[in-house]
């Protein structure tokens, strides 16, 4: 130094949504402003793809089907609104796996227009919790051997 074992201890969580400098609010915190890093999204050649209607796309797990009932309609169908229900898709607080269970499946933006994309251009970096069990593996540190 490496390794094996063995006992303690501990780790914040969805989300891209962090970090760090300078400044300002006397200082520290804490907001605010800029900046630069990181991350994330979006437009945007060529090749390849697509090429029509019920408009279309974008962030997000937050879509889709079917049914019943209203609303709408001369009447229907799309189509709107409740509720079941099945499919996907998301979250359960240290991390991964499996398993059983619980919850969620919202919002919003663009404006007739966006496949993908080098180069380039541009925008975000918010916000809200600590809420579950059970098996197996793993991380970090401490002591011992």
């Nucleotide at each position: 130094a490496g390794u094996u074992c063995u006992u303690g201890u501990c780790a914040g969580c969805c989300g891209a949504g962090u970090u760090u400098c300078u400044g300002a609010u006397a200082c520290g915190g804490a907001u605010c402003a800029g900046a630069a890093a990181g991350c994330g999204g979006a437009g945007g050649a060529a090749c390849c793809a697509a090429u029509u209607a019920c408009g279309g796309g974008g962030u997000g797990a937050a879509u889709u089907c079917a049914a019943u009932u209203g609303c709408a309609u001369a009447a229907a169908a799309c189509g709107c609104a409740a509720u079941u229900g099945g499919a996907g898709g998301a979250a359960c607080a240290u991390c991964u796996u499996u398993c059983a269970g619980u919850u969620c499946u919202a919002a919003c933006c663009c404006g007739a227009c966006a496949g993908c994309u080098a180069a380039c251009u541009u925008c975000g970096u918010a916000g809200g919790c600590a809420g579950u069990g059970a098996a197996a593996g793993g991380g970090a540190c401490a002591a011992g051997u």